[in-house]
Molecule: transfer RNA
Organism: Prevotellaceae bacterium
C1' cells in the first nucleotide's frame, strides 16, 4: 500500500428493503422446610460514526472507525 471478512443488548450469535429478535447472564412472581433446579413474566438496544438512495434502512451505495486475515 492492496484485497477479503467481522461490528446488532451484559456475553455469545440471528436477521430476506415493512414491529429489532434468540440462548445465557441480570430482576420479579411461582413451586421447596430451605437452596438448586424447573416454570411463568419483567427489564435491558442512539443495530460502530457520518452521508445518500427509498414512501420505508439493522439490510442497499459512499466515506470513516476498530477488529481479525491474505498478498506485495
Nucleotide at each position: 500500500g492492496c484485497c477479503c471478512u467481522u461490528u446488532u443488548a451484559g456475553c455469545u450469535c440471528a436477521g430476506u428493503g415493512g414491529u429489532a429478535g434468540a440462548g445465557c447472564a441480570g430482576c420479579u412472581c411461582a413451586u421447596u422446610c430451605g437452596u438448586a433446579a424447573u416454570g411463568a413474566g419483567c427489564a435491558g438496544g442512539u443495530c460502530g460514526u457520518c452521508g445518500g438512495u427509498u414512501c420505508a434502512a439493522g439490510u442497499c451505495c459512499g466515506a470513516u472507525g476498530a477488529a481479525g486475515g491474505g498478498c506485495u